[in-house]
RNA sequence: CGACCAUCCUGAGCGGCUGAGAGACCUGGCUCGACGACGCCGCAGCAACCACCCACCCGUUGGGCAGGUGCUAACGCCAGGACCGAUGGAGU
Repeated sequence: CGACCAUCCUGAGCGGCUGAGAGACCUGGCUCGACGACGCCGCAGCAACCACCCACCCGUUGGGCAGGUGCUAACGCCAGGACCGAUGGAGU
């Protein structure tokens, strides 16, 4: 980067900084927010996509681990919409 694949109703919050909007975009709702949201940083945690380890009936397998990502209000907040989006992997 977009022309591939998988997942998106499980789970998991405290502290510091900041200071007005935030929940991706549009419409309509609803919700969070000066009792400090959103965001950033630190620590903690959750999960197990990739890596690694073990086993076997050897594959769309089972178990372990937690190194690389990811995530920690509400189903991706809800409904409709659109070259929808996000994350991981593979590929280039």